[in-house]
Predicted 3D model of a 97-nucleotide RNA (Guanidine-I riboswitch aptamer).
It matches the Rfam family "Guanidine-I riboswitch aptamer". About the family: This family represents a conserved RNA structure found upstream of the ykkC and yxkD genes in Bacillus subtilis and related genes in other bacteria. The function of this family is unclear although it has been suggested that it may function to switch on efflux pumps and detoxification systems in response to harmful environmental molecules.
The coordinates come from a structure-prediction model, not an experiment, and the mean pLDDT is 82.
């Protein structure tokens, strides 16, 4: 300096806020306020979990087959989306080792 399956999807979790519901307060008429409300809906991980697919290798030849491998991963500030925020996205980025 370069490359990589360091792949895709789903479900869930840590986490996150406030559109909607609920809750609380005010008004009592339809509403208004509060996430400095446990919650349901909702968002949600590259560096969290599981599953399915998939990739590669080997074996076998009966195949839409079997077995194995898929390791490691410190990390801002800032900006962006949505109602809003975030371990979301920029981003396995900048940087550090």
């Nucleotide at each position: 300096a370069u490359a990589a399956a360091a792949g895709u999807u789903u479900u869930c979790u840590a986490g996150g806020g406030u559109u909607c519901c609920g809750u609380a307060g005010c008004g009592c008429u339809u509403g208004c306020u509060a996430g400095u409300c446990u919650g349901g809906u909702c968002c949600g991980a590259g560096a969290g979990a599981a599953a399915a697919c998939c990739a590669c290798a080997a074996a076998u030849u009966g195949a839409u087959u079997u077995u194995g491998u898929g390791a490691c991963a410190c990390g801002g500030a800032a900006g962006g989306a949505u109602a809003a925020a975030a371990g979301c996205c920029u981003g396995g980025g900048a940087g550090a080792u």